[in-house]
Predicted 3D model of a 350-nucleotide part of an RNA (small-subunit ribosomal RNA, central domain) from an uncultured bacterium. Its Rfam family is "Bacterial small subunit ribosomal RNA". Rfam links the family to the GO terms structural constituent of ribosome and ribosome. The full RNA is in RNAcentral, with records from ENA. The coordinates come from a structure-prediction model, not an experiment, and the mean pLDDT is 91.
Context: one part of a larger RNA
RNA sequence: CUGGGCGUAAAGUGUGCGCAGGUGGCUGAGCAAGUCGAGUGUGAAAUCCCCGGGCUUAACUUGGGAAUUGCGCUCGAAACUACUUGGCUCGAGUGUGGCAGAGGAAGGUGGAAUUCCAGGUGUAGCGGUGAAAUGCGUAGAGAUCUGGAGGAACACCGAUGGCGAAGGCAGCCUUCUGGGCCAACACUGACGCUCAUGCACGAAAGCGUGGGGAGCAAACAGGAUUAGAUACCCUGGUAGUCCACGCCCUAAACGAUGAUGACUAGUUGUUGGGGGAGUUAAAUCCCUUAGUAACGCAGCUAACGCGUGAAGUCAUCCGCCUGGGGAGUACGGUCGCAAGAUUAAAACUC
Numbered sequence: 001c002u003g004g005g006c007g008u009a010a011a012g013u014g015u016g017c018g019c020a021g022g023u024g025g026c027u028g029a030g031c032a033a034g035u036c037g038a039g040u041g042u043g044a045a046a047u048c049c050c051c052g053g054g055c056u057u058a059a060c061u062u063g064g065g066a067a068u069u070g071c072g073c074u075c076g077a078a079a080c081u082a083c084u085u086g087g088c089u090c091g092a093g094u095g096u097g098g099c100a101g102a103g104g105a106a107g108g109u110g111g112a113a114u115u116c117c118a119g120g121u122g123u124a125g126c127g128g129u130g131a132a133a134u135g136c137g138u139a140g141a142g143a144u145c146u147g148g149a150g151g152a153a154c155a156c157c158g159a160u161g162g163c164g165a166a167g168g169c170a171g172c173c174u175u176c177u178g179g180g181c182c183a184a185c186a187c188u189g190a191c192g193c194u195c196a197u198g199c200a201c202g203a204a205a206g207c208g209u210g211g212g213g214a215g216c217a218a219a220c221a222g223g224a225u226u227a228g229a230u231a232c233c234c235u236g237g238u239a240g241u242c243c244a245c246g247c248c249c250u251a252a253a254c255g256a257u258g259a260u261g262a263c264u265a266g267u268u269g270u271u272g273g274g275g276g277a278g279u280u281a282a283a284u285c286c287c288u289u290a291g292u293a294a295c296g297c298a299g300c301u302a303a304c305g306c307g308u309g310a311a312g313u314c315a316u317c318c319g320c321c322u323g324g325g326g327a328g329u330a331c332g333g334u335c336g337c338a339a340g341a342u343u344a345a346a347a348c349u350c
Stems, first nucleotide, its partner, number of pairs: 003322004007304002012318001014201004021194003025088006033081002035077008049065006091191001092188004096183004103177007110154001115149007125136002162169002206247006215241002220236004258317006266295012299306002323350003332343004
């Protein structure tokens, strides 16, 4: 390389959009590039293979044939692919009417709690731990009551619940805005799928500038513990955590499972929608559809397990893997303010 693979053994890009490329529904006609057939030219000889001949045999040598799987030309076929042209509606999309939702952005607003400040009452402790101590307190703490300030997060509802492409999203109200699902019709007429490069988004931490700072808390300080204790425990505490704008671009970014479509027993729960039975209205039952969970047949799997939401059976496209270490490192390139990210070896060694 071929091949075989990618839930857990090496391997699915963090996620989406999407140009090129690859690939693509049903049907009529045309064409003949691919495809298939026939003929013909060429495909040197020798070699190889087959049938013979010659040296006593063989090696060797020699005659004929076959082969040379290729290419060109001519004629023909028209199923399939491509192309041209016409049609269709099941894929895809648009319209109409509904529905659910922590989907996103901005603005406003509420109560509980912590902390701090002021004042009242009040007196000797408080706090903390395995036990203590550091710490706070007679300059009146802690406790309790009243008032105020400020920041951050939203108890209950709350749920194997919902929404989002992923990251993620939760008090309440308003404005703007994206997507989804369902029902019955109407319309467009393959407009689809996937996607290297590219573009956008992307937790936390970190970075830049300016704000903010209640609680928590890397670093740091002190007290303990200990043989030591640069820790675990305790008392403090700064970056940070919050906001605006701009960067960073990584995660066990996980379902460790790429996207899309089709097919293949069932059972149970739950969320959203629709239809039917039932009811005063409900409850409840049946059917259907889109999710989300638990089991489970066939099948698959090394096993664990997966099992109509597949890891089953197929198709299309992309990404990735190829023994361990060296190493996701060096060098170079690109990006970044930096931290670093990304692309990515080899010697050597087992």